[in-house]
Molecule: small-subunit ribosomal RNA
Organism: Adansonia madagascariensis
RNA sequence: AGAGUUUGAUCCUGGCUCAGGAUGAAUGCUGGUGGCAUGCUUAACACAUGUAUGUCAGACAGGAAGUGGUGUUUCCAGUGUUGGAUGGUGAGUAACGCAUAAGAACCUACUCUUAGAAAGGGCAUAAUAGCUAAAAAUGGCUGCUAAUAACUUGUAAGCUGAAGAGCAAAACGAGGAAUCCACUUGAGGAGGGACUCGCUUCUAAAUAGCUAGUUAGUGAGGCAAUAACUUACCAAGGCAAUGAUCAGUAGCUGGUCCGAGAAGAUGAUUAGCCACACUAGGACUGAAACAUGGCCUAGACUUUUAUAGGAGGCAGUAGUGGGGAAUUUUUUGCAAUGGGAGAAAGCCUAACAUGGCAAUGUCACGUGAAGAUAGAAGGCCCAUGGGUGGUCAUGAACUUUUUUCUCGGAGAAAAAGCAAUAACAGUAUCUAGGUAAUAAGCAUCAACUAACUCUAUGCCAGUAGCCAUGGUAAUACAAAGGAUGCAAGCAUUAUUUGGAAUGAUUGGGCGUAAAGUAUCUGUAGGUGGCUUUUUAAGUUUGCUGUCAAAUCCCAAGGCUCAACGCUGGACAGGCAAUGAAAAUUACCAAGCUAAAGUAUAGUAGGGGCAAAAGGAAUUUUUAGUGGAGCGAUAAAAUAUGUAGAGAUUAAAAAGAACACCAAUGGUGAAAGUAAUCUGCUGGGUCAACAUUGACACUGAGAGAUGAAAGCUAAGGGAUCGAAUGGGAUUAGAUACCCCAGUAGUCCUAAUCGUAAAUGAUGGAUACUAAGUGCUGUACGUAUCAACCCGUGCAGUGUGAUAGCUAAUGCGUUAAGUAUCCUACCUGAGGAGUACAUUCAUAAGAAUGAAACUUAAAGGAAUUGAUGGAAGCCUACACAAGCAUUGGAGCUUGUGGUUUAAUUCGAUGCAAAGUGAAGAACCUUAUAGGGCUUGACAUACUGUGAAUCCUCUUGAAAGAGAGGUGUGUUUUUGGGAACACGAACACAAGUGGUGCAUGGCUAUCGUCAGCUUAUGCUAUAAGGUGUUAGGUUAAGUCCCACAAUGAGCAUAACCCUCAUAUAAAGUUGCCAUAAUUAAGUUUGGAACCCUAAGCAGACUACCGGUGAUAUGUCGGAGGAAGGUAAGGAUAACGUUAAGUCAUCAUGCUCCAUAUGCCCUAGGCGAAUGCCCUGGGUGACACAUGUGCUACUAUGGAUAAGAUAGAGGGUCGCAAUCCUGUGAGGGUAAGCUAACUCCAAAAACCCAUCCUCAGUUGGGAUUAAAGGCUGCAACUCGCCUGCAUAAAGAUAGAAUCGCUAGAAAUUGCUAGUCAGCCAUACGACAGUGAAUUAGUUCCUGGGCCUUGAAUACACUACUCAUCACACUAUGGGAGCUGGCCAUGCCCGAAGUCAUUACCUUAACUGCAAGGAGGAAGAUACCGAAGGCAAGGCUAGUGAUUGGAGUAAAGUCAUAACAGAGUAGCCAUAUUGGAAGGUGUGACUG
Repeated sequence: AGAGUUUGAUCCUGGCUCAGGAUGAAUGCUGGUGGCAUGCUUAACACAUGUAUGUCAGACAGGAAGUGGUGUUUCCAGUGUUGGAUGGUGAGUAACGCAUAAGAACCUACUCUUAGAAAGGGCAUAAUAGCUAAAAAUGGCUGCUAAUAACUUGUAAGCUGAAGAGCAAAACGAGGAAUCCACUUGAGGAGGGACUCGCUUCUAAAUAGCUAGUUAGUGAGGCAAUAACUUACCAAGGCAAUGAUCAGUAGCUGGUCCGAGAAGAUGAUUAGCCACACUAGGACUGAAACAUGGCCUAGACUUUUAUAGGAGGCAGUAGUGGGGAAUUUUUUGCAAUGGGAGAAAGCCUAACAUGGCAAUGUCACGUGAAGAUAGAAGGCCCAUGGGUGGUCAUGAACUUUUUUCUCGGAGAAAAAGCAAUAACAGUAUCUAGGUAAUAAGCAUCAACUAACUCUAUGCCAGUAGCCAUGGUAAUACAAAGGAUGCAAGCAUUAUUUGGAAUGAUUGGGCGUAAAGUAUCUGUAGGUGGCUUUUUAAGUUUGCUGUCAAAUCCCAAGGCUCAACGCUGGACAGGCAAUGAAAAUUACCAAGCUAAAGUAUAGUAGGGGCAAAAGGAAUUUUUAGUGGAGCGAUAAAAUAUGUAGAGAUUAAAAAGAACACCAAUGGUGAAAGUAAUCUGCUGGGUCAACAUUGACACUGAGAGAUGAAAGCUAAGGGAUCGAAUGGGAUUAGAUACCCCAGUAGUCCUAAUCGUAAAUGAUGGAUACUAAGUGCUGUACGUAUCAACCCGUGCAGUGUGAUAGCUAAUGCGUUAAGUAUCCUACCUGAGGAGUACAUUCAUAAGAAUGAAACUUAAAGGAAUUGAUGGAAGCCUACACAAGCAUUGGAGCUUGUGGUUUAAUUCGAUGCAAAGUGAAGAACCUUAUAGGGCUUGACAUACUGUGAAUCCUCUUGAAAGAGAGGUGUGUUUUUGGGAACACGAACACAAGUGGUGCAUGGCUAUCGUCAGCUUAUGCUAUAAGGUGUUAGGUUAAGUCCCACAAUGAGCAUAACCCUCAUAUAAAGUUGCCAUAAUUAAGUUUGGAACCCUAAGCAGACUACCGGUGAUAUGUCGGAGGAAGGUAAGGAUAACGUUAAGUCAUCAUGCUCCAUAUGCCCUAGGCGAAUGCCCUGGGUGACACAUGUGCUACUAUGGAUAAGAUAGAGGGUCGCAAUCCUGUGAGGGUAAGCUAACUCCAAAAACCCAUCCUCAGUUGGGAUUAAAGGCUGCAACUCGCCUGCAUAAAGAUAGAAUCGCUAGAAAUUGCUAGUCAGCCAUACGACAGUGAAUUAGUUCCUGGGCCUUGAAUACACUACUCAUCACACUAUGGGAGCUGGCCAUGCCCGAAGUCAUUACCUUAACUGCAAGGAGGAAGAUACCGAAGGCAAGGCUAGUGAUUGGAGUAAAGUCAUAACAGAGUAGCCAUAUUGGAAGGUGUGACUG
């Protein structure tokens, strides 16, 4: 410090997720030791048991123990004194509760300092004794007695009061004594406490008004003290948008965690403050409490009882139950520190100090360290060579520590404290001896993120923080080996912070990503021009006080180090006090003129309101003429018309809107605004010169205006026209189109308050390049005037520099540079929805969530592919032609069906006479019968040469038996080939996967494209080049150009064919000379031909065209002319196209296992091998490629003419004989320019047939023959005889073809014993028609454009309905909780009042008085009751929409002009998306 994730890729915006730290934690696996810390975060739930606050006999009387008794001593219920403020918890509390800084009207036991005083007097009472009540707790009456208990008199430096004056104290005890300890009063200190106040302290405005002792005053009361603290009277105030009140949540702080910091989160342990003590209320005592290990009352709960009544409060410590993911021992001691009372000793102390439990955290240590290769073994991997494991183990030597264990010894010294005192503890520590001995796990290993392989599994099981992974080759699941990280721990979960600049003060944004209010006016508030002065509030600066200690930080030093602890020091910052400065903001005062106004003179304008009046058009009505259609549409129909339409002429009426001018022109705040004229009126702007003098800008609330649609009422109603009706279209058509047509559209008065109300851009001010238009106005020059030229201001456009921006783009009219104010945004959906509130007659508007779902949604730009988008070009693509197919019969292939099997593959173009250039057996992949190291390969071993023959059995393979035969080579050991037997490695597989592959092939397509280097350009993906202008069959060539070059394709090079030629001349040829039946022979090398060379064609020449150039058109010559014709040749790539069955090949499967019989042997089962038979040839049907036809351009018969290219010795076979024929017999020739196959056919000539299911057509069938072959039944071909089916040119639709091409005619090769070949590949014969065009269909290429596509239009995608699940709103209601209000009742209790009653102290001779207690009365008053409310939670028959979910139904609304452009507001309508009307927008 960043990283992953939206896309085919890119840059942004933006969320989600991860890596770090932390914890009073919990869970899983594991676990050696010590030090220091920490340990109910939940039920402020309920508590058994023990214990935690007592002490003083030197305050007092009395009693008891002890002793034989006295004294001494010890103990004690009671009176009395004093203490009970430690410790616990966080329920309540949003508050002067806490924190911080101040203040004045106060109190203070113990303690410290200081100044005094302590003199008299009497009255009681508890304990105890007696009597007595009671279950218990606990009492009652009578009598006695003391005090440091209580009372009183005197005294007083104190208190009260304006003053006279009045009021208030005490205690002794110990000691032989000095004296000590107490008591009382005053003054002061320290510490503690009470009160007041400034400022700070969570969330929500969908909580906006709250308050009646409330706010202030006077009198009185009351308190330690101030005060409405209380009360009587008077006034009507007080608080609040700077957030009152209400609601929710919460103890606050020093601090702690995190962070660079600012911030954010938190408030365990520890320290300060507050509050509480079962719940609620109350007072008493006391210096201090409204106290709780004290009291009274009420309530709930627990417990006891004799049922009358009592007792209790662990949020002290230990512990129990319960709750919970979860938190310890019913330990030891007062030795230390501290507290209580005491003169002290001693006593008490669950504060505290310790030990125990827990890896809860943190710090430290250990589990051995070093070296040596035979690089041992198991394991794992493997390319079979090896690698890893790994110096690891083992073995040899070393160490024994700061670990633990075992056995001994010491525990001294030192330290702490004046001294004594040790629970921990015989502990820490020191030391001798012993053995490597007693001690390692957890998580991870696809990327982020350090660390990789094998096996198994097969979208299953599972993983997962995010992206994602798993569908037979998973580094992602599980296991193993190995590796990485941390380590007595490791990992997970939860929470928090960081990363997150993702709430932005530091430090974000708002044209298009979320985000500028529809527009203006203006209140509060915020901000504000120039000069001088005053003050010093902000600001800057000095000094002072404070912010407890602890913590954090720094420096020394102590525990062996560290954690830990000790000593000292200190920063920043906050608040307050007090000085100084005066630039700046502010305040005071005085000025200024540039901002902003006012006045004056002009000026432009659809600015607004009201009224008047105009022409064209439309519709309707009336009248005339006229006579058949009109009107509408892509085409029609509905409608209208002989009852006279439409057309035309004339007249009249009505309502609405204003052509031309007219323009990215004007004007207005925006909405908006247009014929003409008149009236009233707002604002702008220019000019010159006066005047006021900062009067300004913005603007939360608030107010005003606000298109269209809609609503209310009264009018109006021509046109258009939601709804509605009809006609079309359509699968349907609630639409688009047509005919009608209501509301509405218009006006008046109210209302609504919204739009894509948009420049998707808030307002104001200042600054920042040139250029070029338009509007208004002023000026200069010029002029009679108008143009032209130039300058300024105000507006309105365009393009562009700097700059900005993610890009697009903006760019003096900023989206630039700055300042001020304001609205708004924070992932997508749910949702602008629900509830609530306000407004509205309504429709609705405004404000405006959550649960839940999800990893993306989105912006700009790029490259493809695509469009029923635009342009250009091309192809038998269409058009123009010719001939087919589709109908019939047959052939052949396929589908389907059937079957034991009908083996398998190929399936739009690009499968279907395809693999198969040839299925009777074989082939052959199937069924059955056999074999199991095998039919075949390599290696080892034994025997034998091999071979050949015969017999039995069997469908055959095979099995069994018998015979024949001893070869070849040699260095004599043996070897090679072959056969048989046995064992063991293995062979074998047309088994699977073409979606693991190679190779080969098809296809777009012989289409013209596909790329790269360098440079330039863009943030980048990319672009440029390769585009533009021409041209070409062509990215072919030329030219221009931020491009310059290059490569693969194209072209050419290759082959065939067309022309010529030198040389050659057999088997081919024959002009000349002979010759023959015949180029037959002699001869010839001229011709033809043969096959290796060579020449030739290149837009080379001429003309037209063209700016030039490339080229193109025409012509000449030429055998051939613009690629001469044909073939071969196929770029980058696409289709997971086809092929594992041509071949090759990874992985996988089958097999060697196992079972049985019986014995140590045998048998049995294959996707392998051998054999036999069958099948691939089936047959209701569907379909593809073909053949033959339907005839007269023909058929039959007879005669005749003319090719090319092939093949042949396991062969082609002449000739002759024979058969109707297929064929058979015989046999010459030929290893081929020699011989054979071999006859070419269409064609020509002649005759017959004469339009007919025929002398056309030949299927089918019958019996008879031939050939091949072991074999012709399933299932071959051929021959002749007989039989003679459909079919008379073929529906929708559709294939091929542009010149020696179509059409037509035959010949031939391969495969092959034969052949189902009508196929396929070659070959020649005859030989047309039409087109020189690109509107359309199809395919393709280039460029532009659009977009929501990238699996790429067979794309993407919207809504209803149906099924399932989830959360949620409404809902008759029902059940809880909280809060406040009114009334009733009224416990305890304080204050007040109090006739009667009662009473030791003082007074009085007495009666009595003063004072007090109890009782009674009144106010207040907790709990409780009644009533009507508010807020909130849960639940509810049922109902509404929403979300999620692999393959359901119906349509196709959107995205391309998405096939009717879309979208916004509004109204209406329809199963649904949606449609239509009105107005607005371009996204």